[in-house]
Context: one part of a larger RNA
RNA sequence: GCCGGCGACUUAUAGGCAGUGGCCUGGUUAAGGGAGUCCACCGGAGCCGUAGCGAAAGCGAGUCUUUCUAGGGCGAAUGUCACUGCUUAUGGACCCGAACCCGGGUGAUCUAUCCAUGACCAGGAUGAAGCUUGGGUGAAACUAAGUGGAGGUCCGAACCGACUGAUGUUGAAAAAUCAGCGGAUGAGUUGUGGUUAGGGGUGAAAUGCCACUCGAACUCGGAGCUAGCUGGUUCUCCCCGAAAUGCGUUGAGGCGCAGCAGUUGACUGGACUGCCUAGGGGUAAAGCACUGUUUCGGUGCGGGCUGCGAAAGCGGUACCAAAUCGAGGCAAACUCUGAAUACUAGGUACGGCCCUCAGUCAGCCAGUGAGACGGUGGGGGAUAAGCUUCAUCGUCGAGAGGGAAACAGCCCAGAUCACCAGCUAAGGCCCCUAAAUGGCCGCUCAGUGGCAAAGGAGGUGAGAGUGCAAAGACAGCCAGGAGGUUUGCCUAGAAGCAGCCACCCUUGAAAGAGUGCGUAAUAGCUCACUGAUCAAGCGCUCUUGCGCCGAAGAUGAACGGGACUAAGCGGUCUGCCGAAGCUGUGGGAUGAUAAAUUACAUCGGUAGGGGAGCGUUCCGCCUUAGGGAGAAGCAUCAGCGAAAGCAGGUGUGGACGAAGCGGAAGUGAGAAUGUCGGC
Numbered sequence: 001g002c003c004g005g006c007g008a009c010u011u012a013u014a015g016g017c018a019g020u021g022g023c024c025u026g027g028u029u030a031a032g033g034g035a036g037u038c039c040a041c042c043g044g045a046g047c048c049g050u051a052g053c054g055a056a057a058g059c060g061a062g063u064c065u066u067u068c069u070a071g072g073g074c075g076a077a078u079g080u081c082a083c084u085g086c087u088u089a090u091g092g093a094c095c096c097g098a099a100c101c102c103g104g105g106u107g108a109u110c111u112a113u114c115c116a117u118g119a120c121c122a123g124g125a126u127g128a129a130g131c132u133u134g135g136g137u138g139a140a141a142c143u144a145a146g147u148g149g150a151g152g153u154c155c156g157a158a159c160c161g162a163c164u165g166a167u168g169u170u171g172a173a174a175a176a177u178c179a180g181c182g183g184a185u186g187a188g189u190u191g192u193g194g195u196u197a198g199g200g201g202u203g204a205a206a207u208g209c210c211a212c213u214c215g216a217a218c219u220c221g222g223a224g225c226u227a228g229c230u231g232g233u234u235c236u237c238c239c240c241g242a243a244a245u246g247c248g249u250u251g252a253g254g255c256g257c258a259g260c261a262g263u264u265g266a267c268u269g270g271a272c273u274g275c276c277u278a279g280g281g282g283u284a285a286a287g288c289a290c291u292g293u294u295u296c297g298g299u300g301c302g303g304g305c306u307g308c309g310a311a312a313g314c315g316g317u318a319c320c321a322a323a324u325c326g327a328g329g330c331a332a333a334c335u336c337u338g339a340a341u342a343c344u345a346g347g348u349a350c351g352g353c354c355c356u357c358a359g360u361c362a363g364c365c366a367g368u369g370a371g372a373c374g375g376u377g378g379g380g381g382a383u384a385a386g387c388u389u390c391a392u393c394g395u396c397g398a399g400a401g402g403g404a405a406a407c408a409g410c411c412c413a414g415a416u417c418a419c420c421a422g423c424u425a426a427g428g429c430c431c432c433u434a435a436a437u438g439g440c441c442g443c444u445c446a447g448u449g450g451c452a453a454a455g456g457a458g459g460u461g462a463g464a465g466u467g468c469a470a471a472g473a474c475a476g477c478c479a480g481g482a483g484g485u486u487u488g489c490c491u492a493g494a495a496g497c498a499g500c501c502a503c504c505c506u507u508g509a510a511a512g513a514g515u516g517c518g519u520a521a522u523a524g525c526u527c528a529c530u531g532a533u534c535a536a537g538c539g540c541u542c543u544u545g546c547g548c549c550g551a552a553g554a555u556g557a558a559c560g561g562g563a564c565u566a567a568g569c570g571g572u573c574u575g576c577c578g579a580a581g582c583u584g585u586g587g588g589a590u591g592a593u594a595a596a597u598u599a600c601a602u603c604g605g606u607a608g609g610g611g612a613g614c615g616u617u618c619c620g621c622c623u624u625a626g627g628g629a630g631a632a633g634c635a636u637c638a639g640c641g642a643a644a645g646c647a648g649g650u651g652u653g654g655a656c657g658a659a660g661c662g663g664a665a666g667u668g669a670g671a672a673u674g675u676c677g678g679c
Base pairs, nucleotide, nucleotide: 001679002678003677004676005675006674011091012090013089014088015087016086017085018084019083020082021081022080023079026048027047028046032042033041052059053058062074063073064072065071094232095231097229101222102221103220104219105218106217112196114194115193116192117191118190119189120188121186123155124154125153126151130147131146132145133144134143135142159183160182161181163180164179165178166177167176198214200210201209202208207216235613236612237611238610239609240608245258246257247256248255259368260367262364263363264362265361266360267359268358269357273349274348275347276346277345278344279343285337286335287334291331292330293329295327296326297325298324299323302320303319304317305316306315307314308313371396372395373394374393375392376391377390378389379388380387401412402411403410416587417586418585419584421583422582423581427577428576429575430562431561432560436574438573439572440571441570442569443568449564455549456548459546460545461544462543463542464541465540466539467538468537476533478531479530480529482506483505484504488500489499512527516525517524588603589602590601591600614668616665617664618663619662620661621660626656633652634651635650636649637648639646640645
């Protein structure tokens, strides 16, 4: 891991509600008695009901409050006893699961101290004190050599330890092996026997060790501790069907109440949609009349600076600036104004008014109280997030089907069952791939379509405005583009062209005191402007459609693919395809009803509620029908059924055992790191 067996809402006593039944001359007994049990039968104490109100005295269909005869509160009646089901309470209370806490004992053969008595430490090195002899001294001190053999001394085996690395890591081993390493006469190591015990011991102290267990050993018991926590909880069909919100709680993964669900009963007639009428409002927008804020301009209280003056004072000011006037803005906590919606009330119309549906009340009894995304209106954030938090609607959650290539939350649409029938929705109709290589009018050349911005551009289509033009425009070509003058200033120079001021006059068809290049400065080229030639449209601005660039990433990989110049985009027209939608035909179920299967409506579903059934074991009717002419069980074959399942044939098996109507439960397994067995 698989297979098989076992494995979880029980039981007792009370309360509540519902159903069923007995009695209702109200119902009913409890303990106890009763031939041994049960039953029958006794047993009326007690309980419920028959009157309530008041704290009570008390009064009583009333009573209490009260000055009240008013008002108000509660009342003016009603079964009871069993059984069954649901639920609640108390018990282990659906099952399995702690870490802990407490009590009594067992442990120091491991290990930590300590006690008693024993044992052990190859070899080598160093060479303390003391002593001896010589030297030395008055004697000493001192000194040399020898002797001597000290030491938590040195090197290094046994022995004890455990610093590093590798191996090992389902190991040879629940701590080792290999190569190195530390101590090795000492606070050394070790044998045997003994001592100290868990709220404790022992500890050269690490919360270490106390038998592979130590921030409190092990074992048995309290004990089925408790677990707002995790996991698991076994047959079928039918009907209905949520919530992820509010308030409180030290609570936030749990509860209580409310909200939403189921079921039962009662009452109401409405509900929905459209329209009309009547309302209140202060949002969106808008506005600046208030409260604030804000830019410019005019006037300029006051202040600053400054002139004159001894002061008083009189002046000036390209400074700041109150207030006011004009113009222009801003506001969730501004409003002189002010919608659409929404909400409230009434009326009306259609459908409906049996069912369906809606509302209110009451009884019983659940789940939920982590929500997710999308649209709209807001807050937070960066008008970031598949972000977060509210309001409102939708979908998912609990919803299948079609579309979006694939894709809980988007678009269409709500699956009772069957059909090789039809019509449509969203979305599509060249091929993959069902249906138009459909019609008409335009646009696009970028594979744009089939990702993206600021910004950029004689891409191209449409529109609007304006200017020039046969008295010849625009572009090209030919020619001119001059003189005063190198204007003046400045400058080394400044001559149209470094810079500053001015920007005139003349000749002319026209020509700037000069548009650009250029020179050291001149020169030179060119432009504006003019003539000639040519010949018919040309220039500028704005709006708008579709395109272009901007555009760099790791497979080709940014149309689902092939491929497409439409099979792209915009407009328009017709047809077709396309779903579990709608229709058709047939079947089933539920509801209500007029009781006929005639018509109508309904039949997605998690948590959850309600209803109806199947099966297992045992018991009663019943030592039953049946059964060695073969029961149960097992295997196999084909059949029926919506399912749980049912019945039959054949084989095996070798003794029990249906169906029907009832009763009682150790009553249904795929999951619990379930449990036992097998493989």

This is a predicted structure of a 679-nucleotide part of an RNA (large-subunit ribosomal RNA, domain II) from Spirogloea muscicola. The coordinates come from a structure-prediction model, not an experiment, and the mean pLDDT is 81. The RNAcentral record of the full RNA draws on ENA.